[in-house]
RNA sequence: UCCUCGAUAGUAUAGUGGUGAGUAUACAAGCCUGUCACGCUUGGGACCCGGGUUCAAUUCCCGGUCGGGGAG
Numbered sequence: 001u002c003c004u005c006g007a008u009a010g011u012a013u014a015g016u017g018g019u020g021a022g023u024a025u026a027c028a029a030g031c032c033u034g035u036c037a038c039g040c041u042u043g044g045g046a047c048c049c050g051g052g053u054u055c056a057a058u059u060c061c062c063g064g065u066c067g068g069g070g071a072g
Stems, first nucleotide, its partner, number of pairs: 001071007010025004018055001027043005048064005
């Protein structure tokens, strides 16, 4: 320098042009317990950035940044 894959709650991950953005774990509150833990219920918390296409973009396209892999 080129090719390729990826970027979603604190962490790990699913997902699709119209969704209630899901799950696990972590965190907070309540229930339970003599206490803690476990268990149950509830709550807050996320689509890397900038453009484009579209009635509508987290999803498609282009560029950028960062990360993984490959070629030279």

Model confidence (mean pLDDT): 80 of 100.
A computed fold for a 72-nucleotide RNA from Planoprotostelium fungivorum, annotated as transfer RNA.
Taxonomically the source falls in Planoprotostelium (Eukaryota, Evosea, Cavosteliida, Cavosteliaceae).
Rfam family: tRNA. It is annotated as a transfer RNA. Rfam's curators write: Transfer RNA (tRNA) molecules are approximately 80 nucleotides in length.